This is a predicted structure of a 90-nucleotide RNA (c-di-GMP-I riboswitch aptamer) from Gemmatimonadetes bacterium 13_1_20CM_4_69_16.
Its mean pLDDT, the model's own confidence on a scale to 100, is 86.
The source organism's lineage runs through Bacteria, Pseudomonadati and Gemmatimonadota.
The sequence was found by an Rfam model in a public genome assembly.

């Protein structure tokens, strides 16, 4: 470098739930816990999904409540792409 991810080795990660914490929320982080994972390592680039503080609109005499829309917020453990890597064979 190419091929494979069936198997092997040594390891690794850690869903839901619960506790703490940050956040308007989605969600993140730490602890606990293992449903799973051969890239469940990194990257929001394409598709997709979640949330809506602010903003805009409706509403209202006005303001509030409430409702709708919206990513600039988030998810890589939804799919694809990109980057890097373990093991095995050549």
């Nucleotide at each position: 470098g190419c091929u494979g991810c069936a198997a092997c080795a040594g390891a690794g990660c850690a869903a839901a739930g619960c506790c703490g914490u940050c956040g308007a929320a989605a969600g993140g982080c730490g602890g606990u816990g293992a449903c799973g994972c051969a890239g469940a390592g990194c990257u929001a680039c394409g598709g997709g999904g979640c949330u809506a503080c602010c903003g805009c609109g409706a509403g209202u005499a006005c303001g509030c409540a409430u409702c709708g829309c919206u990513a600039c917020g988030c998810c890589c453990g939804c799919c694809g792409g990109g980057c890097c890597g373990c093991c095995a064979g050549c």